Predicted 3D model of a 1413-nucleotide RNA (small-subunit ribosomal RNA) from a metagenome.
Rfam family: Bacterial small subunit ribosomal RNA.
The sequence is in RNAcentral, with records from SILVA.
The coordinates come from a structure-prediction model, not an experiment, and the mean pLDDT is 82.
RNA sequence: GCGCUGCUUGCUUCAGAUGAGCACCGGCGCACGGGUGAGUAACGCGUAUGCAACCUGCCUAUUACAGAGGCAUAGCCCGAGGAAACUCGGAUUAAUACCUCAUAACGUCUUAAGGCCGCAUGGUCUAAAGAUUAAAACUCCGGUGGUAAUAGAUGGGCAUGCGUGACAUUAGAUAGUUGGUGAGGUAACGGCUCACCAAGUCGACGAUGUCUAGGGGGCCUGAGAGGGUGAUCCCCCACACUGGUACUGAGACACGGACCAGACUCCUACGGGAGGCAGCAGUGAGGAAUAUUGGUCAAUGGGCGCAAGCCUGAACCAGCCAUCCCGCGUGAAGGAUGAAGGCUCUAUGGGUCGUAAACUUCUUUUGUAUAGGAAUAACACUGUCACGUGUGGCAGCCUGCAUGUACUAUACGAAUAAGCAUCGGCUAACUCCGUGCCAGCAGCCGCGGUAAUACGGAGGAUGCAAGCGUUAUCCGGAUUUAUUGGGUUUAAAGGGUACGUAGGCGGACCUAUAAGUCAGAGGUGAAAUUUUGUAGCUUAACUAUAAAACUGCCUUUGAUACUGUAGAUCUUGAAUUUAGUUGAGGUAGGCGGAAUAUGUAAUGUAGCGGUGAAAUGCUUAGAUAUCACAUAGAACACCGAUUGCGAAGGCAGCUUACUAAACUAACAUUGACGCUGAGGUACGAAAGCGUGGGGAGCGAACAGGAUUAGAUACCCUGGUAGUCCACGCAGUAAACGAUGAUCACUCGCUGUUGGCGAUACACAGUCAGUGGCAAAGCGAAAGUAUUAAGUGAUCCACCUGGGGAGUACGCUCGCAAGAGUGGAACUCAAAGGAAUUGACGGGGGCCCGCACAAGCGGUGGAACAUGUGGUUUAAUUCGAUGAUACGCGAGGAACCUUACCUGGGCUUAAAUGUAGAUUGCAUUUUGUAGAAAUAUGAAUUUCCUUCGGGACUAUUUACAAGGUGCUGCAUGGUUGUCGUCAGCUCGUGCCGUGAGGUGUCGGGUUAAGUCCCAUAACGAGCGCAACCCCUAUCGUUAGUUGCCAUCAGUUCGGCUGGGGACUCUAACGAAACUGCCGGUGUAAACCGUGAGGAAGGUGGGGAUGACGUCAAAUCAGCACGGCCCUUAUGUCCAGGGCUACACACGUGUUACAAUGGUCGAUACAAAGGGCAGCUACCUGGCAACAGGAUGCUAAUCUCUAAAAUCGGUCUUAGUUCGGAUCGGAGUCUGCAACUCGACUCCGUGAAGCUGGAAUCGCUAGUAAUCGUAUAUCAGCAACGAUACGGUGAAUACGUUCCCGGGCCUUGUACACACCGCCCGUCAAGCCAUGGAAGUUUUGGGUGCCUGAAGUCCGUAACCGUAAGGAGCGGCCUAGGGUAAACAAGAUGACUGGGGCUAAGUCGUAACAAGGUA
Repeated sequence: GCGCUGCUUGCUUCAGAUGAGCACCGGCGCACGGGUGAGUAACGCGUAUGCAACCUGCCUAUUACAGAGGCAUAGCCCGAGGAAACUCGGAUUAAUACCUCAUAACGUCUUAAGGCCGCAUGGUCUAAAGAUUAAAACUCCGGUGGUAAUAGAUGGGCAUGCGUGACAUUAGAUAGUUGGUGAGGUAACGGCUCACCAAGUCGACGAUGUCUAGGGGGCCUGAGAGGGUGAUCCCCCACACUGGUACUGAGACACGGACCAGACUCCUACGGGAGGCAGCAGUGAGGAAUAUUGGUCAAUGGGCGCAAGCCUGAACCAGCCAUCCCGCGUGAAGGAUGAAGGCUCUAUGGGUCGUAAACUUCUUUUGUAUAGGAAUAACACUGUCACGUGUGGCAGCCUGCAUGUACUAUACGAAUAAGCAUCGGCUAACUCCGUGCCAGCAGCCGCGGUAAUACGGAGGAUGCAAGCGUUAUCCGGAUUUAUUGGGUUUAAAGGGUACGUAGGCGGACCUAUAAGUCAGAGGUGAAAUUUUGUAGCUUAACUAUAAAACUGCCUUUGAUACUGUAGAUCUUGAAUUUAGUUGAGGUAGGCGGAAUAUGUAAUGUAGCGGUGAAAUGCUUAGAUAUCACAUAGAACACCGAUUGCGAAGGCAGCUUACUAAACUAACAUUGACGCUGAGGUACGAAAGCGUGGGGAGCGAACAGGAUUAGAUACCCUGGUAGUCCACGCAGUAAACGAUGAUCACUCGCUGUUGGCGAUACACAGUCAGUGGCAAAGCGAAAGUAUUAAGUGAUCCACCUGGGGAGUACGCUCGCAAGAGUGGAACUCAAAGGAAUUGACGGGGGCCCGCACAAGCGGUGGAACAUGUGGUUUAAUUCGAUGAUACGCGAGGAACCUUACCUGGGCUUAAAUGUAGAUUGCAUUUUGUAGAAAUAUGAAUUUCCUUCGGGACUAUUUACAAGGUGCUGCAUGGUUGUCGUCAGCUCGUGCCGUGAGGUGUCGGGUUAAGUCCCAUAACGAGCGCAACCCCUAUCGUUAGUUGCCAUCAGUUCGGCUGGGGACUCUAACGAAACUGCCGGUGUAAACCGUGAGGAAGGUGGGGAUGACGUCAAAUCAGCACGGCCCUUAUGUCCAGGGCUACACACGUGUUACAAUGGUCGAUACAAAGGGCAGCUACCUGGCAACAGGAUGCUAAUCUCUAAAAUCGGUCUUAGUUCGGAUCGGAGUCUGCAACUCGACUCCGUGAAGCUGGAAUCGCUAGUAAUCGUAUAUCAGCAACGAUACGGUGAAUACGUUCCCGGGCCUUGUACACACCGCCCGUCAAGCCAUGGAAGUUUUGGGUGCCUGAAGUCCGUAACCGUAAGGAGCGGCCUAGGGUAAACAAGAUGACUGGGGCUAAGUCGUAACAAGGUA
């Protein structure tokens, strides 16, 4: 829209009523509430007052009043412009909108009177006269509203006292500025504004300027006083895009009003317009970082309204965030085979996680599900009742966002729920692994370089816990800014000294006052917060209520001791007077002698001078030296002294003048006149500056000579300024007693200066100075101590870790040099004081040692041997490296050793051990390949036996592999050295705060910490010495293998019998102790040509090595922790190497010769070794040695002397010295002498003729010299090492010096201990900072020009009946422009210094006498 059906008949216009919505007029509100902290150092805030200098809408009370008129204008209607915002024109209309008139005082103003009061102007009350000013209606008839006045309440405005940041490197500021008179303006006072007049006002009690900041109640911290802070809540202020302005209004110069200017954003038709989240949400940006574009007006509160009600991101709720505070939970009981597993250890096992778990039983907060289910609500409205007419009672009805929330019940089921940090000390909690000054940690100290409780991981533990830890900030500890409550000799810190202004403090007594002070009372100190009691949410947090507190401010009344103020008095503080005394006190003048220098003259001749030594310098033109005279300047010997004077600096021949001071005595005078002293003023060493003099000596700079690596120094020769005088400047010093001034008090002893006390050589005298010692006290100690650093008082100055730095910038002063004031950035974890123990000293004292000296002999030169370094090499294995490595490990490298290199093999393999079992294949002989190991064949088939078994081999089982790989800086053990030096310690006591000291030092003595004496020490231990061994003498015992006096035999050999006497052997004894004598001394002890004795003062030698030092040496002798290798870094084999060779060093041997070489002859040891051995003797060989042979398992046999002595020869030479090197020939050992053995013979015959600088050993049977033996070993590179004996010296005055050591003392900036520490330039890197031609930014003022909006003022023309308006003009201002300055910051070529940085350069300034204090 169409169609059908049904019944309630629908639509339009006009008028009225009711309800709702919207625009407009009018009223009230919008100035509250909410946000933020930009500005503000201010009456902004806090506190206490005042307004007699004020206003106040709504509210309350009281009194009085409301009469009569008028002109408009929104809206609505018509029209126009513009993109829009919006604007304009015409017509018409209302009011509690607007205007005029009336009335009017207890209002206001003018005039003038009286009473009362006060706090100056003045206030208040009463009466009189004059002038002037007001209103609005609506109604439900109850009332509501209006006008004027007074009063109240509330809210505001203004003024004032006090309090309320930093910087003085901001010291002067101010022109409407300060005041007055008058006017204007305001609600009101006031320079608030204006005109005129005066020249004030503020400021060291901090003005002005710059920087920073909202203030308070409170909050955090602290015992408090304080310090820090101003989020949330409350009060006040300021602001609202930035700046200015007014309008309206009771109230604004107005967050969500207006106008103007500016910046920014947006719209636009390019003409013009719009905007202001520091309201609630939300977005962006910034940032380490901070939430939802939620619900509701239900409650509380606000606005309007009569009310219903409307509005309200105020508010109440919800959401997000472990951000904070509080509460709760994540389970409880039992449960041990103390499981597995992890971690760990002393590892067959134990410890721990750990009653933990599993498992059994129980509970259910919380959770999940279901069911029930509040309070917060009272109002308002309607009705009714009561009375005191706006209140109350009763009844009815209505209202819940949060919320189906809190809460209750039931069911289920340990079910849903633990982390973070730490574990070196502070600080509760410990081990393993990894890493290896790396990675890393760290609040401070610090940890990490191969055993990390400190890094990383793990196991375990500790702390806190829904949190834990880090970071940032604040307070505390911090008495480390000190009012409570610090200091200043040396740690930081007393002004260089005095005078003195302001200020601070101040003697005795009396009176007054009442400012400080004390007490009582009143007001205030908002609430919240804090504290205490009580109460409400299950508890708590939280909240409510009551009390206390708010330590403050104001008013008032008393008290009057003390302080202040005013007055009076006093003498003891202070000053004056009189009389003495003292002194290098000061200023100016005069005078003096010695010395020095110079000049002149003389004598005189070759040097003088100077130094560690020299030289420069002076001198034959006559120096130095000596003498005489003259001149000059400066300083004043002796006296002379921890003496005197002065405020300090400082002052020294004598004398004169002027001048100041102190002390003493007297106790006369004044009557508190005093003390200190910020600023200020004066003085103020030396050096320095200016002007003018002077200049002898000394002497910066400078020159020369030395010294030295250098020597811009120390030393020497000269020498200018200066030093001196006068006048100015400067103003600093370790200007120190490192100690401010003044007053009082506090045990003593002993010097000294000046006085006094009666004369005085006496004195328990006294005053003022100046020293020493010392009590209490003080002090960190050293020390100080009536001259305080003690005990008190007053005032001033100064300090607050080291460096940067007494520097920079700024300012003041100065001629300059510079002085005064005086930071920051940055950097370090110390810097510093006093004392202690050591160590050290180119400090001191005492003492010792082959330390020096005195001697003897060597090394360093030669050749060789040997070790080392270096070089070389495939390898030249490794270790030892000043003394304290280098003939060392090694007391013996051809193979082996052997650890190294090359090559070839093996991988449970080699060797060994233990335990068990089995076996007699193993064994032996031999072949092939090979360099061998080894591989592969052939043959053969154990030994002993007491017959029990044993030995050996092999196999097998179990266990342990192996490493000369690393770390001696993880270790044990052992060793060297200081050093056979005389030291090192302890207990108890005593001293000191302590570290520590004493003992242990001192006087003597000793080889000695040995002993004696003394002694706050007394004792003891480890060392010293002694005990032990060898040796020197004797005795006893014993007598073989040793011995042989006597006896016998004899082969002539102790050979035999024999002997024990002797030698000797080896066991036990004796002996020597300063015991005796003399001397010295207290003693210990020392001295002695002492006696005796074998030996005489530890007889000689050895063993013996304190506490400790050197991270000394050794993992390769051995052992051992950790790490590393495991078909190799293990192991086997062959060959090579450890033996190299331009060179350097150490230790030795042999020499260089005649004290010798060589030849011949002839003696004398000790101590050792010997059977796979030593070997007599014989033979051979020139010899090494070989062949035979005998003795000996050793006082039996054997290996064994040389130098010496006697004789010959050589005759000073590269030799008859010396023997290297090389050639030849051999011997021996051995599987094997090529690399790579020793020895023998013949030949060869090098260097070397006594060794530079330097350096070593030794003090008596020693040095020197001569041989001998042994270990290792087949042999030997042995000239080495270790022992043994033979011969056998010289010298020591002595402790000055070199080295080392001991004790005491002293200095120290050293303590890794002088091989220490440490300074400055230069070079390199990094960092912050000053200057700088400039460039640039910001800030607040000033001058000039311009000047919007707007108030105010003026105004004749235009509009309006009027009130009034428009327009125009003026003043002022925000803003803008411009100019010169100022302040603060950024940046800047270049430049200055500063700080920091494992190993840079040059020197060595300081610490010791630091090598020149």